[in-house]
């Protein structure tokens, strides 16, 4: 403060109302006047006067107080009414009018008196208002747990309108607190407002009610009411005036100024309306209020035009260049006039007031007064406003944000991880719908967007409505207090439920009406306000009281069980040590070693002794205990559990905040003990290091007694208790039954396991021992880090434990499961992967490619495998892309248009390095005479680019890998990712096939189909072939087509047959037959995909760049350089060889600008020559190794041939840079190659030659093919490499070249400690103590009134003193803020240092 009560504990001005009174006196004083002080503010003294001001007397109904009686009522004290008695106790007049009478007066008049009216006093009741009390509700914090001396109560007194420690004296020792006292921080409360489905959450601007405050603090006065916003006193701070002596002030009233700030208005008009104060009234006052002004601050309404209008204008933007879009938009034509402007008219807000007249009432009255009726006249700030009519004229009126997704809306240009954007996710590193601009679009619109805040979404604090096995979360365990919860029956009625009544202000909200043209707004009525109080009922549930009951719980009796606990005694095995014996050189230890022990006699062996600790086997997902934990044997003491019985008690129960007790290991204290083991430590190893892992030693400790500590992954990561809910099967204890009775079977209870239904669960899984279904109680959680840290408190001897934050920082952290990838995880399998072999490379020389270096240029690309004899199947010029120099500019090349000229074209001379330029000659096209073809030139469009981007692309290619895999449809399983199929048992070269199976099928791959090769048949025989016949030097010819061969079509091989094995399978082993046997051999063929793999310099192509050059032409040079390094090859190092002589046997391929024979010349390269051949005919073209002989005899050689010199040949315009070949001469390194490493499993390796493409020639020793000769070896899969399948772990998913930890260094950030320093606030003690109330005093003052004859007294007051006390001062403390040299950790930061701790068995789990 809200709500509801109470006052029997109260007051109340004005107003309404009841009853009555309104009487007799008195003394002053202000204004005013005079004098006077002061700068002023303001006074002082003297003099006068009045009252409805002040004082006092009388009366006294009712009132108040005391005492008594009666009655009624109530709630304890009591209250109310009637009555008796005593005391007490009031007043004021004003105004208006008046006939008679009367007083006074000469009169005028003025009073008395009467009437009316406004007052005054006392009183009754009401109403409104105020005060006080009670109950209940209303923030945070326990890192505030104890607080309190007027404190709690009583008695007496005081005080107040009133109760009361409200105050005081005395007495007692109480009072509050875990349902949160006391303290600290924060805060006006409510009706309501915002939000929300609601419950709630947040909030308290405007409007209204209550409270509080008025410069700060204190105080009283007056008054019905104040401790008083525009009153008083005091203190303080501040501002102002001053003659310096002293004074004045308080906008948190309306405007306005300054300051602070992100930010909030006019020094306006009026009392016309409403309301208030005063007044009899007229009226006066009113910055309340009514209006206007300023501000898009909000809400509402309206406009900025409407219709037609395609040449789809121009311009802009985009473009695939066709067009599209802005866009019917504009222009243009017709129309309208809200709003604004001009002119004219013009409400409502006004009700009242009121001269005059009439009627009625009071009155003796015609007076006066009051009321009623009528009524001349009169009242508007806004404002000539709202509204209405007329006039002119599209005339006066559109912005802001957004445009990657969430989220409606897309393109271009610029920029190039820059500039910038950003609510979250994230954009930007040369094609940005995300930045900036433009055009278009979208949304809202006189607004739009941002910022800040609240609620919602968020069931993300869960009352409605959450959780705790693994995601955050069950206390280590028990006992037990408070509390919560609790079995059956009866009674009561507090909770509960219902009826009725009061209240829950108005406004707001809701519903229905009404008024402004609508709406906002205003207004009327109703409902609602879930609340509180009272009343009457109900009795199921909860509660309460009393009495009973036995099922929960406990007890008794009987019988069992166990490493349950405590104490004492006893025992054997083993280790170690000691002694003796015997014995000799090692022992010990490791991956391997060493340190260590041992000739001073070890280890090993035997006997004896000492000492400490632990108890093998039994021993078990077996037992006991609350947990920690408990294991040799025996005894004593002690606790528990289970079964049977249903005898006793009669709810005694469950849980359990605090509390108490127990509580592994390590650790601490004191005293013992010490065999083994063993932190620290020492040494030896390992290692880059090794403060580790391994080894040799070794001290605390481990053991005992007593006392602390109180924590563990104290785990079932699962709190305790109770009940219910399909089953199967073990083990332990025990009871009953059956039986053939030590066994076995069967039915129970208790405990302990496994599997599993329903159900639950994110899944994993749990599943009667629940993580199921329910109930009761306790504990705990609320993103990750900071951090279980700091501070504070508390426990502890200490170590440390308990309780337990914030700043700051991140957008994640975490769980379970899935698919991959990976593992110094496992299983199975394959491959020239290893092994077994053969031959090499790596060493030499040369060739060639690359790197590097050099250079004017050494053009460019390719870079682990998968670049490096690669692009390049051939760089002297050309190629050529590079460099130098000289030239050209519509161009070397394409197309179109326009103008001019000329046929085109061909030839020659000169200059020049050439490109090119100049000159001369020849030539004179078609044609309808317009023009056309061709060429040159000029101009415009354009050409051109081996310039960039392979990370913008197409296409092509490499690679994993010819590895056996990769998927789909339907179904099924799973919430889902996904799985199943594709896994399993066999088998295969193979996801090959078979069998099984919630799978059944299918596709791309495998295989097969294709080519070559091996056998053969048919057909066909020229250029091929020749067995037979003839003929020859010669298949040369006749002849033949059998054979070889050629090239077309066929056959053949399929595990088809047999034996054995295997699941009567697939298939495997062996065999037969066969030319060939299990894919015959070789090739072509390359799944889904990976590597932003390679290529813009093959080609194509987007974008960018260039355009007298990055294009084009020409000459020369370069790509061929050379301290060096690497790759790939060739030739060798020799006797399985070299050289010489003789001699034999191929295949495939190519050939007209070609292959080129014979013959001749040359020593040769080659030359001359030109038969034949567009080819089974001719040519290239002698194959070589081989074979037969000869020689060399192990040497740098009769090996090897580099290098160099000379002389030649060939190609070509041209061999200098820079070709190949020939001959002669020269005769280098090299004697089999380090570490390391490559190929190959059969016609293979090795070795030998031959051919072809490119090509004028050639660097070819390369590449691609062909045939000849022709091996060795494979036990096998442990290991290396690569791959496949299954499984397992994972913190990896850019996928182990992964992830990731800590110190140190640097930068900046927040924070703890800190000698201290400096503020705020509170408490306590003391000092000082204004104003003021109260008390005391009062020798001074003191008009009326009281007592007194008077003097005087009483009373009252000034003054003084005292209690209390604000501000102030001093001291001591509590809490808290700021700051502080230095210091601690924390979090953050593209590329720092050191290691590698964790994730795989993470390399020591």
């Nucleotide at each position: 403060c809200g709500u509801g009560a109470a006052c029997a504990a109260u007051c109340u001005a004005g107003c309404u109302u009841u009853a009555a009174c309104u009487u007799g006196g008195g003394a002053a004083u202000a204004a005013c006047g005079a004098c006077u002080g002061g700068a002023a503010a303001c006074g002082g003294u003297c003099g006068c006067u009045a009252a409805u001001a002040c004082c006092u007397g009388a009366u006294g109904a009712g009132g108040u107080u005391g005492a008594g009686a009666c009655a009624a009522g109530g709630c304890a004290u009591c209250u109310u009414g009637u009555u008796u008695u005593a005391a007490u106790g009031a007043a004021a007049g004003g105004u208006a009018g008046g006939g008679a009478c009367u007083a006074u007066g000469a009169a005028a008049g003025u009073g008395g008196c009467c009437u009316a009216u406004c007052g005054g006093u006392u009183u009754u009741a009401g109403g409104g208002g105020a005060g006080u009390u009670c109950a209940u509700g209303g923030g945070a914090u326990a890192u505030c747990a104890g607080c309190u001396a007027g404190u709690u109560g009583g008695u007496g007194g005081g005080g107040u309108a009133a109760c009361g420690g409200c105050c005081u004296a005395c007495c007692a020792a109480g009072g509050c607190u875990a349902a949160g006292a006391c303290g600290u921080c924060u805060a006006g409360g409510c009706g309501g407002a915002u939000u929300g489905a609601g419950a709630g959450a947040u909030u308290g601007a405007c409007c209204g009610c209550c409270a509080a405050c008025a410069c700060u603090g204190g105080g009283a006065c007056u008054g019905a009411g104040a401790c008083a916003c525009u009153g008083c006193c005091c203190a303080g701070a501040c501002u102002c005036c001053u003659a310096c002596g002293g004074g004045a002030g308080g906008c948190u009233g309306c405007a306005g100024u300054c300051g602070a700030g992100a930010a909030u208005c006019u020094u306006u008009c009026g009392c016309a309306a409403u309301g208030g104060g005063c007044g009899c009234a007229a009226g006066c006052c009113u910055g309340a209020c009514g209006a206007a002004g300023c501000g898009a601050c909000g809400c509402c309404g309206u406009g900025u035009g409407a219709a037609c209008g395609a040449a789809g204008a121009a311009g802009g933007c985009c473009u695939u260049c066709g067009g599209g879009u802005u866009g019917u938009a504009a222009a243009g034509u017709u129309c309208u006039u809200u709003u604004g402007c001009c002119u004219g008219g013009g409400a409502g807000c006004a009700a009242g007031a009121a001269a005059g007249a009439g009627c009625u009432a009071u009155g003796a009255a015609u007076a006066a007064u009051a009321g009623c009726u009528u009524a001349a006249u009169u009242u508007g700030a806004g404002a000539g406003u709202a509204c209405c009519a007329g006039g002119a004229g599209a005339a006066u009126a559109a912005g802001c944000a957004c445009u990657g997704g969430c989220u409606a809306a897309c393109u271009c240009c610029g920029u190039g991880c820059c500039a910038g954007c950003a609510g979250c996710u994230g954009c930007g590193g040369u094609a940005a719908u995300a930045c900036g601009g433009a055009g278009g679009g979208u949304g809202c619109a006189a607004g739009c967007a941002u910022u800040a805040a609240u609620c919602g979404g968020a069931u993300u604090u869960a009352c409605u409505g959450g959780g705790c096995g693994u995601a955050a979360a069950g206390g280590g365990u028990g006992c037990g207090u408070a509390g919560g919860u609790g079995c059956u029956u009866u009674a009561u009625a507090a909770g509960u439920c219902g009826u009725g009544c009061g209240u829950g202000a108005a406004a707001g909200a809701c519903u229905g009406g009404g008024g402004c043209u609508c709406a906002a707004c205003c207004u009327c009525a109703g409902c609602a306000g879930u609340g509180c109080g009272c009343u009457c009922g109900a009795a199921a549930c909860u509660a309460u009281u009393a009495a009973a009951a036995u099922g929960g719980a406990g007890g008794g009796a009987a019988a069992a069980c166990g490493g349950g606990g405590a104490a004492a005694a006893u025992g054997g095995a083993a280790u170690u040590c000691u002694g003796c014996a015997a014995g000799u050189a090692g022992c010990g230890g490791u991956g391997a070693a060493a340190u260590g022990c041992g000739u001073a006699g070890a280890u090993a062996u035997g006997c004896a002794g000492a000492g400490g600790a632990a108890c093998a086997c039994c021993g078990g997902u077996g037992g006991u205990g609350a947990a920690g934990a408990c294991g040799a044997u025996u005894u004593u003491c002690u606790a528990g559990u289970u079964u049977u019985u249903u005898c006793c008690u009669g709810a005694c129960a469950c849980u359990g905040a605090g509390g108490c007790a127990c509580g592994a290991a390590a650790g601490c204290a004191a005293g013992g003990g010490g065999a083994g083991c063993a932190a620290a430590c020492a040494g030896g190893a390992u290692u880059a290091g090794a403060u580790a892992c391994c080894c040799u030693g070794g001290u605390a400790g481990u053991c005992c007694u007593u006392g602390c500590c109180g924590u563990a992954a104290a785990c079932g990561a699962u709190g305790c208790a109770u009940a219910c809910u399909u089953g199967a099967u073990g083990c332990a204890g025990u009871u009953g039954g059956a039986c053939u009775c030590u066994c076995u079977c069967u039915a129970g209870c208790u405990g302990u396991g496994u599997c599993g239904u329903a159900g639950c669960g994110a899944a994993c899984g749990c599943g009667a021992u629940a993580a199921g279904u329910a109930u009761g109680c306790c504990g705990c959680c609320u993103g990750g880090g900071g951090a279980g840290u700091a501070c504070a408190c508390u426990c502890g001897c200490a170590a440390g434990g308990g309780u337990g934050a914030a700043a700051c920082u991140c957008a994640a952290a975490a769980g379970a499961a899935u698919u991959g990838a990976c593992g110094g995880g496992g299983g199975c399998c394959c491959g020239c992967a290893c092994a077994a072999g053969c031959a090499g490379u790596g060493g030499a020389a040369c060739a060639u490619g690359u790197g590097g270096u050099u250079u004017a240029a050494u053009u460019c690309g390719a870079u682990g495998c998968a670049a490096c004899g690669c692009g390049a199947a051939g760089a002297a010029c050309c190629u050529u892309a590079c460099c130098u120099g000289g030239u050209c500019u519509u161009g070397a090349c394409a197309u179109g248009c326009a103008g001019u000229u000329g046929a085109a074209u061909a030839u020659g001379u000169c200059a020049g390095a050439g490109a090119u330029g100049a000159c001369a000659u020849a030539g004179u096209c078609c044609g309808u005479a317009a023009g056309g073809a061709c060429a040159a030139u000029u101009g415009c469009a354009c050409a051109g680019g081996u310039g960039c981007u392979g990370c913008a692309u197409g296409g092509c290619u490499g690679u994993c890998g010819u590895c056996a895999g990769c998927u789909c449809g339907u179904g099924c399983c799973g919430u889902g990712a996904g799985g199943u199929g594709u896994u399993a048992g066999g088998u295969u070269a193979a996801g090959u096939c078979c069998u099984g199976c919630a799978a059944c099928g299918a596709g791309c791959g495998c295989a097969a189909c294709c080519c070559u090769u091996a056998u053969u048949g048919u057909u066909a025989g020229u250029u091929g072939c020749c067995a037979u016949c003839a003929u020859u030097u010669a298949g040369u010819u006749g002849g033949g087509u059998a054979c070889u061969c050629u090239a077309a079509c066929g056959a053949g091989a399929c595990u088809g047959c047999c034996c054995g094995g295997g699941u009567u399978a697939a298939c495997c082993g062996g065999g037969a037959g066969g030319a060939a046997g299990g894919u015959u051999a070789g090739g072509a063929u390359g799944a889904c995909g990976u590597c932003a793999a390679g290529u813009c310099c093959g080609c194509a192509u987007g974008g960018c760049c260039u355009u007298u050059a990055u294009g084009a032409c020409c000459a020369g040079g370069g790509c061929c350089a050379c301290a060096c390094a690497c790759g790939u090859g060739u030739u060798a190092c020799a006797a399985u060889g070299g050289u010489c002589g003789g001699u034999a046997c191929a295949g495939a391929a190519g050939g007209c600008a070609g292959c080129g024979a014979a013959g001749c010349c040359g020593a040769a390269a080659g030359g001359c020559g030109g038969a034949g051949c567009a080819a089974a005919u001719c040519c290239u073209a002698u194959a070589a190794a081989g074979c037969c002989g000869a020689u060399c005899u192990c040497a740098g050689u009769u090996c090897a041939g580099a290098u160099u010199g000379u002389a030649g040949u060939c190609u070509g315009c041209a061999a200098c840079u820079c070709g190949a070949c020939u001959a002669c001469a020269u005769g280098a390194a090299g004697u089999u190659g380090g570490a390391a490493u490559u190929g190959c499993u059969a016609g293979u390796a090795a070795u030998g030659g031959c051919g072809u493409g490119u090509c004028a020639g050639c660097u070819a020793c390369a590449a691609c093919g062909c045939c000849g000769u022709g091996a060795a070896u494979a036990c096998g899969u442990u290991c290396c490499c690569g791959g496949g399948c299954c499984u397992u772990g994972u913190a990896c998913a850019c996928a182990c070249c992964g992830c990731c930890c800590g110190u140190c260094a640097c930068a900046a950030c927040a924070u703890g400690g800190g000698a201290g320093u400096u503020g705020g606030u509170c408490u306590c003690a003391c000092c000082c103590g204004a104003a003021g109330c109260c008390g005391c005093u009062g020798a001074c003052u003191c008009a009326a009134g009281c007592c007194g004859c008077a003097a005087g007294g009483a009373a009252a007051g000034a003054g003084g003193c005292g209690u209390c006390u604000a501000a102030g001062g001093u001291g001591a403390g509590g809490c808290u803020g700021a700051u502080g040299a230095c210091u601690g950790g924390g979090a953050u930061g593209a590329a720092g240092u050191c290691g590698u701790a964790a994730c795989a068995a993470g390399g020591u789990a």
Predicted 3D model of a 1405-nucleotide RNA (small-subunit ribosomal RNA) from a metagenome. It matches the Rfam family "Bacterial small subunit ribosomal RNA". The RNAcentral record of the sequence draws on SILVA. The coordinates come from a structure-prediction model, not an experiment, and the mean pLDDT is 84.